[in-house]
Molecule: small-subunit ribosomal RNA
Organism: uncultured bacterium
RNA sequence: AUCACGCUGGCGGCGUGCCUAACACAUGCAAGUCGAGCGCGAAAGGGGGGGCAACUCCCCGAGUAGAGCGGCGAACGGGUGAGUAACGCGUGGGUGAUCUACCUUCGAGUGGGGAAUAACAGCGGGAAACUGCUGCUAAUACCGCAUGACAUCCUCGGGUCGCACCGGGGAUCAAAGCCGGGGACCGCAAGGCCUGGCGCUUGAAGAUGAGCCCGCGUCCGAUUAGCUAGUUGGCGGGGUAACGGCCCACCAAGGCGACGAUCGGUAGCCGGCCUGAGAGGGCGGACGGCCACACUGGGACUGCGACACGGCCCAGACUCCUACGGGAGGCAGCAGUGGGGAAUUUUUCGCAAUGGGGGAAACCCUGACGAAGCAACGCCGCGUGGGGGAUGAAGGCCUUCGGGUCGUAAACUCCUGUCGACCGGGACGAACGUAGUCCGGCCCAAUACGCCGGGCUAUCGACUGUACCGGUAAAGGAAGCCACGGCUAACUCCGUGCCAGCAGCCGCGGUAAUACAGAGGUGGCAAGCGUUGUUCGGAAUUACUGGGCGUAAAGGGCGCGUAGGCGGUCCGAUAAGUCCCGUGUGAAAUCCCUCGGCUCAACUGAGGAAUGGCACGGGAAACUGACGGGCUUGAGUUCGGGAGAGGGAAGCGGAAUUCCGGGUGUAGCGGUGAAAUGCGUAGAUAUCCGGAGGAACACCGGUGGCGAAGGCGGCUUCCUGGACCGACACUGACGCUGAGGCGCGAAAGCUAGGGGAGCAAACGGGAUUAGAUACCCCGGUAGUCCUAGCUGUAAACGAUGAGUGCUGGGUGUAGGGGGUAUCUACCCCCCCUGUGCCGAAGCUAACGCAUUAAGCACUCCGCCUGGGGAGUACGGUCGCAAGGCUGAAACUCAAAGGAAUUGACGGGGGCCCGCACAAGCGGUGGAGCAUGUGGUUCAAUUCGACGCAACGCGAAGAACCUUACCUGGGCUCGAACGGCUGGUCAACGGCGGUGGAAACAUCGCUACCCCGCAAGGGGGUCCAGUCGAGGUGCUGCAUGGCUGUCGUCAGCUCGUGUCGUGAGAUGUUGGGUUAAGUCCCGCAACGAGCGCAACCCUUGUCCUGUGUUGCCAUGCCGAAAGGCGGAACUCGCAGGAGACCGCCAGGGAUAACCUGGAGGAAGGUGGGGAUGACGUCAAGUCCUCAUGGCCUUUAUGUCCAGGGCUACACACGUGCUACAAUGGACGGUACAAAGCGCAGCGAACUCGCGAGAGGGAGCCAAUCGCAAAAAACCGUUCUCAGUUCGGAUUGCAGGCUGCAACUCGCCUGCAUGAAGCUGGAAUCGCUAGUAAUGGCAGAUCAGCACGCUGCCGUGAUACAUUCCCGGGCGUGUACACACCG
Repeated sequence: AUCACGCUGGCGGCGUGCCUAACACAUGCAAGUCGAGCGCGAAAGGGGGGGCAACUCCCCGAGUAGAGCGGCGAACGGGUGAGUAACGCGUGGGUGAUCUACCUUCGAGUGGGGAAUAACAGCGGGAAACUGCUGCUAAUACCGCAUGACAUCCUCGGGUCGCACCGGGGAUCAAAGCCGGGGACCGCAAGGCCUGGCGCUUGAAGAUGAGCCCGCGUCCGAUUAGCUAGUUGGCGGGGUAACGGCCCACCAAGGCGACGAUCGGUAGCCGGCCUGAGAGGGCGGACGGCCACACUGGGACUGCGACACGGCCCAGACUCCUACGGGAGGCAGCAGUGGGGAAUUUUUCGCAAUGGGGGAAACCCUGACGAAGCAACGCCGCGUGGGGGAUGAAGGCCUUCGGGUCGUAAACUCCUGUCGACCGGGACGAACGUAGUCCGGCCCAAUACGCCGGGCUAUCGACUGUACCGGUAAAGGAAGCCACGGCUAACUCCGUGCCAGCAGCCGCGGUAAUACAGAGGUGGCAAGCGUUGUUCGGAAUUACUGGGCGUAAAGGGCGCGUAGGCGGUCCGAUAAGUCCCGUGUGAAAUCCCUCGGCUCAACUGAGGAAUGGCACGGGAAACUGACGGGCUUGAGUUCGGGAGAGGGAAGCGGAAUUCCGGGUGUAGCGGUGAAAUGCGUAGAUAUCCGGAGGAACACCGGUGGCGAAGGCGGCUUCCUGGACCGACACUGACGCUGAGGCGCGAAAGCUAGGGGAGCAAACGGGAUUAGAUACCCCGGUAGUCCUAGCUGUAAACGAUGAGUGCUGGGUGUAGGGGGUAUCUACCCCCCCUGUGCCGAAGCUAACGCAUUAAGCACUCCGCCUGGGGAGUACGGUCGCAAGGCUGAAACUCAAAGGAAUUGACGGGGGCCCGCACAAGCGGUGGAGCAUGUGGUUCAAUUCGACGCAACGCGAAGAACCUUACCUGGGCUCGAACGGCUGGUCAACGGCGGUGGAAACAUCGCUACCCCGCAAGGGGGUCCAGUCGAGGUGCUGCAUGGCUGUCGUCAGCUCGUGUCGUGAGAUGUUGGGUUAAGUCCCGCAACGAGCGCAACCCUUGUCCUGUGUUGCCAUGCCGAAAGGCGGAACUCGCAGGAGACCGCCAGGGAUAACCUGGAGGAAGGUGGGGAUGACGUCAAGUCCUCAUGGCCUUUAUGUCCAGGGCUACACACGUGCUACAAUGGACGGUACAAAGCGCAGCGAACUCGCGAGAGGGAGCCAAUCGCAAAAAACCGUUCUCAGUUCGGAUUGCAGGCUGCAACUCGCCUGCAUGAAGCUGGAAUCGCUAGUAAUGGCAGAUCAGCACGCUGCCGUGAUACAUUCCCGGGCGUGUACACACCG
C1' cells in the first nucleotide's frame, strides 16, 4: 500500500468497490435528431348531418401520430486488458511523402435541364424473419449540359543539384435549395424582383484532429547461436490521402546477429502510485494520455474519418425460435442473473448542472454525467460526557491475613448540550436560453424581417424540505479488539500436567507454567482491533552509490593470442565526449511552496516552483577521443659473457634385482607379533664364475638449479627454447590484459604394435578376526617401459590470476658484475637477477601476510552469493569407451562453515606423582555358619540406600515396645499441646469388682486446692462448643541443614595493570626444586585471597614443679602383703626445653634445594590425628530435624491385641570358623594398654562338670570391682588320618534376662558329628611398629555382637617406573549433558 477473514460496531464528510471465468447471459435502458430538404398520412375520442337500424358522410382531433425518401450524427462519449516485446508506448525530431467533415477568415460562384425510386396502391410467396411482381410520385436523393479559378495530365520557356519553384498554351472537372420581410414595377395567379438569414459549389489560409517516417529508451532465458526467399537492394509498374517489397514482373546476392539476431516465456505502455536518506526496488487499481480489443477467426462496404462494441458479409462454436423449409442473437455500455472465487454494490432518481449529437430555434436524445442507495473497503473529523466526590462503599481479584488493588472509578451532587430523537425556519448550486416589454446599434430602399448589446419581468432544482440555523427534552441512545517470556509497552492467581494446547523467530507445556485455558489486573490502539496474503525497507544479503575470492562460497591447471577494454612524454590543430549560457519542449492531474473554499481536517480552487531528460543555437579547450608532427624513460633489436636435472634425438656406462648355464656345498630357506601358505634331497638358501634381459640411475644432492604450468636427476654428441649479467649503438609506444579460439597438460585409463627384470590393481592361497571381500605373509595378470594416437582430469596448492608503480630493515643461499685492500678476494663493501627465513608500518574475523604482500594504488580477465539435493538430472557438445565441459529444479534443513578461546577427551607425545603396577605378605572367589542385599513368597514380609562413593549401610543392638507394615477390635477436639465460651467438681487420681485379648466400657469406695465472714472470684480436673490439631502420606528434581565423593589431590580465584575487536590471556607459563601454586631465579606484570605448610591434640627424649589412691633405690619394722619413711626411679598431672638444613663437606647458579656426615632421644613434614579450597556428581537424606507446595481429616490421624520386619528354589556383597603339626589337646608359668561401673561393677567364701546360683565385703573408684589378657614360653601327648583336624546340624537336659523366649534371644553340659584336605575365571588390602597374627575394653543394651569403635602384645617383604588404573603441565579434535561424546 492493498484486499480477504475473525470479533465488534454510534454519526458525518470525501473517495473507492470482479485482482478470479476477455465465462455464459433473462429483462429494461445506454444514439438519435431535423417537417425551416421531400412525398404520403391515420386512430381513439368529441361535435354535426343522413338513415328504422346496421351503418354512412362532414367538422374538430391533425397536416398530429406514424413509417418512408433525404441530411447530419452514429469513427465521439462509455467498457475491458484478451492480444501485443512492437515505432506498441515514452521522449525528441521529420513529413519538400500526406489527409482533415463540422468551425473561423478571405476570394469566386450558385445558370439551365433530365431520368428515376421508396413510401403508397394492387396482386402474390412465407409459420416467421422477410420478400417478389405490376403501377403512381417528390426532393437539399440521382444524372447530363453551361461557366470556370484551383487542381490533375500533356507541352513550351525561365530556373535548379533536382519537374523544389515561376510563367505561357492545350485537355478534363462544380453547385440546391429552404425560411423570413417587403415599397415602387411586371404577372390572372403562383410568383418574378429587392432584401435578410440558413444552406450548396469551388479555391486559399487558419485551427483542430489524424496518417506515415526516424534517433534514443523499454522484462526474463544462451540448457534458444545462428536467422532470412519478398528475404536485402535495384529498375519498371500497380496501389494509397501519402513514402515504402505495401503488392507485382525482371535483375543482383544480399540483409540481421555475441553491442545477443532467431526462438521460447512473461507483459498493454506512460503520467504516476508504494517504499527508500538516496541510488534503487516493486506496481500500473482509481484519475489523465496513448494503444489494442468488442462471442472466435477472416473480409470488405459506406464515409472527412472505421475495416466500425449496441453496422454489413462469410466461416466456426454456443444459445434461442420454428409449421423442420428456414430464421434470430452477441452486456469487456448502466443496472441485474447464473457461474467461478477468500472476495467486490441498486434491475434507483434526473437531464436541474457540466459535456455531447441533431435542429434556425423551441426542443428532443444522452445508464456520458449529476445525484441518491449498499459496503468501516480506505482516508479524515466528531461523539459515547464534564467538575466535585473517601466510611477509599458493595463486589471481584490478590494476600506475608496486616492489607493491597480495580479506584474518584461507582453511588451521590452540581453542570454542559456535540451527535442521535422531536418541533420550527431554511439555502448555495441558476447562469444561460426562451418569452414579454423598453432602450441602443448593425443590415437594408425600409420605421419590415433578421442580427448584436443592455435594463425590467416571467419561466426552469434530480439531489431536497437536503446542508445549515433556532428551539424542546434529557447523561439520557452510542466501546470494542488485541497483547502482557525476550525481541516489545504491559503480572499475578487458579486449572491443566510433553496432555489439552501456543508459536513471527528463539522457543513454552513432563505438578509450583508471568509462554496453554480461564479470571483479576495492566499495556496498546480505538469505531475499530487483530490475522492472512502481496510489495519495498531493514539486507552493504547482487554491493552504481556500496561487497568479496590464502583458510568462511569464490583465481580459470598453464601458456600463446583474436575481438574488446586500458595505455608513456612534448607541441599543434579539432571539438565527438566534457563544461557553461540561451531557446524550445518536458500536457493536465499528482508531489512541494504560498494564498483561498467547505466550522476544522480529509477533500478541493488559484498562483508559483520543480520536472534528472531530449532537441537546437552560441561559447570554452584543461582532461579523454579522433588527426598531424616530435621525444626516449615503457617495449624491442645488436654485441660480449657465463650458469642451469629446460626440451628433443642418438649412442655409451657401471651397481643392483631376477632368470639361465656351470662349480663348491647340504638341509633347510623364506616369512611374521607369532605362524602358515610358498621354495628345497629332481639339491634350494648361501657362495664363486660365465651369460641373458629389462627398468631405474646410489654417493654428489643442498627449503640448490631450470621450466609458463604439468614437470625435469648416470655419461657423451647433435639439434633447440628461455632467463640473467655487462656494454656502445639502433627502432620510436611498436605496450598491458585477454571473452571466444588454439596449444601444452602428473597419474590412472583407452586403441594398435612392441617390450616385460623388478614392482604390482584384479585374482589365488596362508594368516588375523565374531566375520575380514582389509591391514600382515606367499604368489600373481593387466599396468608400469618404448612407438604412434586418444583421454584432458588432480589437494593441477603458495588452496594466493596477470601486469605496472610506490612503501623501514635484518640474515642466509644461487648466478653475474663492480669497488677496496698488499700483486693475488672463498673471506670486506656495493649493484642487478632469482630463491628462503625473521620481522617495522600497514592490512586481516582471527590465523597470519609483510619489496617474492594477503600493504598503498591503477588496468584487464576469471570466479562467488546459505547447507543438502548435486557437480546429480535433462538438453547440448567433445570422447572409441571410461567419462569430460556446460549445468538446473522439485523437495528438505536452521543451519552448513571459518578462525580463535576455555574445558573435556585421545587404544597422541614429553615430564612427574600415588600400594597405580611391579616385588611381597595375607585374603576374597570353593565349604559351613553369621550378616546385609537382590529375587521370590506372603495378609504383611514397613521404608530408604544401587559402580567406585548401595549391599555387618541408616540399625551404637526388631521377642512386646521399638514399628513406620499386615489382620482384627476401638476413638473422632482426637494419643500430646495452646487460646476463648459455657457447664461440672466427690472430678482427676488411688483402691476394688464385672465384661473383654487388650484398648476400653461400667459399678462401688476414697481428701479437690487458694483468697474471702459470706456471696463470689481464681487455679486445677473433666464434659460440651469453637479457633488452632495430627500425618514416618507425596515431591531430596521446589528447599535449608547435614553428609558422601573426586581428595590431603595441589589446586581454585581476585584487584589493579598490560595484551586481545572479543571469548579470553597474562599473573598461575618457563628454568630448577619440593610432599605441596613449597621455595628460588627469570618474566608485563605487581600484589592479594581461599587452599598447602605452620599454629591445636597425641606419641617419642630431657628438664623443672608437684607426690595420692600412684612409685620403692637406700634405711627401719614385718614371714609375706605391707607399713614407716623417702621424692631418687617409674608413672600421673602441669609448665618448659628440643629439630631450624642450625653446623661441616660436596653438588647446584653464589639461589632455592639435594646428597653425605657430625652431634642428637629424634634429621630434613620425626610418627599419628583433627583440619577437606573453588567446585563436580539435579550424588544421599522430606523416615533425625526444619520447611514451600500438594494430598488426607469418623482417616493416610490415634489407641490396642496378635502377626510381620527373622519367610526361602536361588544369586551377590561383607564377615566369622576352618580345612590342620609354624597345628590340636592337656598341664604349668609370665608380660599389657585403654576403658567401664550406683536401677551399677560386684570381691572373698560356699554350691554346681558348667552356664550359673547363693553371698554380699569393697567401690561414685590411679584406692574397690569388671580382670582370666591371649598369642608367647616350659612340659606331656597326638603323627597326616576327613583325623584327638573341623565344628555345622540335630536330640536331650539345663542356666540367665525379661510381664512374656512358640513364631523369634543368649549361654552351659551330654550326645550327634555335616561340608571342608588351600579354593576356576577373576579380585581385595597393605610400605613400619605397617601387613599379618593374638587377645582386651567400650558404645548400643533388661537380654542378645562373628558387626562397629578403640587398646595393647608378637611382628615381616619392596629391583624398578615398561605396562594397567587415577592424578598435575604443552599438542590434535567434526566432543561441550563434554568419548558412557